Notes: RNAcentral holds the sequence, with entries from ENA. The RNA shown here (transfer RNA) has 73 nucleotides and comes from an Acidimicrobiales bacterium. Lineage of the source: Bacteria > Bacillati > Actinomycetota > Acidimicrobiia > Acidimicrobiales.
RNA sequence: GGGGGCGUAGCUCAGUGGCUAGAGCACCUGCUUUGCACGCAGGGGGUCGGGAGUUCGAGUCUCCUCGCCUCCA
Numbered sequence: 001g002g003g004g005g006c007g008u009a010g011c012u013c014a015g016u017g018g019c020u021a022g023a024g025c026a027c028c029u030g031c032u033u034u035g036c037a038c039g040c041a042g043g044g045g046g047u048c049g050g051g052a053g054u055u056c057g058a059g060u061c062u063c064c065u066c067g068c069c070u071c072c073a
Base pairs, nucleotide, nucleotide: 001072002071003070004069005068006067007066010025011024012023013022018056027043028042029041030040031039049065050064051063052062053061
């Protein structure tokens, strides 16, 4: 330098172009306990790596770009 893959909550990951972005764990509060843990109930946290485009509508499609992994040279 070129090919391929990945990037979504603190972490691990889902998510046919269709309102509203979700799960598990973690975190916070309450109940329970002498206290902790477990359990139960509730809650907070994202603008989907960044930018542009297509579309009535984009996490999803296209282009550019950044980072990581991998292969070729």